[in-house]
Record summary
The prediction has a mean pLDDT of 77. A computed fold for a 137-nucleotide RNA from a Planctomycetota bacterium, annotated as SAM riboswitch aptamer (S box leader).
RNA sequence: CUCUUAUCAAGAGUGCCUGAGGGACGGGCCCGUUGACGGCACAGCAACCCAUCUUCACGCCAUUUGUGGUGUAAGAAGCGGGUGCUAAUUCCCUCCCGCUCGUCAGGUUUUCCGACGAACUUGGGGAUAGAUAAGCG
Numbered sequence: 001c002u003c004u005u006a007u008c009a010a011g012a013g014u015g016c017c018u019g020a021g022g023g024a025c026g027g028g029c030c031c032g033u034u035g036a037c038g039g040c041a042c043a044g045c046a047a048c049c050c051a052u053c054u055u056c057a058c059g060c061c062a063u064u065u066g067u068g069g070u071g072u073a074a075g076a077a078g079c080g081g082g083u084g085c086u087a088a089u090u091c092c093c094u095c096c097c098g099c100u101c102g103u104c105a106g107g108u109u110u111u112c113c114g115a116c117g118a119a120c121u122u123g124g125g126g127a128u129a130g131a132u133a134a135g136c137g
Base pairs, nucleotide, nucleotide: 001137003135004134005133006132007131008130013042014041015040016039017038021031022030023029026093027092028091043086044085045084048082049081050080052076053075054074055073057072058071059070060069061068062067090129094127095126096125097124098120100118101117102116103115104114106113107112
């Protein structure tokens, strides 16, 4: 760096240094000399991975037949380790399908179908971009 999978409306800031831009990109909107962004220190949040603990369950192995070990799965805790995060929903935005509603001197006997428009859209599904984690290369 590519790819795959999962998650992204919750949560959590002070001090010091520096000094003009920053919030990925374009637009909007916002943050910022009352010092943002960044760096460092400490603190915190969370629970992705490791480790830890528990167990109804399933598999395997061993067994002195009491059970023990191990893997999977589900869950817990946050004392430890690896990341991450600590303004604003990923700060907001795009497209397709779908549901609902409306219109049509469109089709159809009606039902229904179609076209167009609006609104909804963790509370229906998906695609694209980005971020983070884990894994492969």